[in-house]
A computed fold for a 75-nucleotide RNA from Haloplanus rubicundus, annotated as transfer RNA.
RNA sequence: CUGCCCGUAACUCAGCCAGGUCAGAGUGUCCGGCCGUUAACCGGAAGGUCGUGAGUUCAAAUCUCACCGGGCACA
Numbered sequence: 001c002u003g004c005c006c007g008u009a010a011c012u013c014a015g016c017c018a019g020g021u022c023a024g025a026g027u028g029u030c031c032g033g034c035c036g037u038u039a040a041c042c043g044g045a046a047g048g049u050c051g052u053g054a055g056u057u058c059a060a061a062u063c064u065c066a067c068c069g070g071g072c073a074c075a
Stems, first nucleotide, its partner, number of pairs: 002073006010027004020058001029045005051067005
């Protein structure tokens, strides 16, 4: 340089291919229940401009383009 993959909650990841009803799960955090107390268990809550920008569309995490960051391969 070229090609490919990844970027979504504090962390680990689904969802993307095939656009559409409030963007989800586990762990963690906080509150409550249970318990003599803690842990475990049970219930609930908070937490996201889906890497950035633009385009297409009635509608974009999802499609297109550029850029940023990380990884792999070739040279």
Annotation: Rfam family: tRNA. Rfam classes the family as a transfer RNA. RNAcentral holds the sequence, with entries from ENA.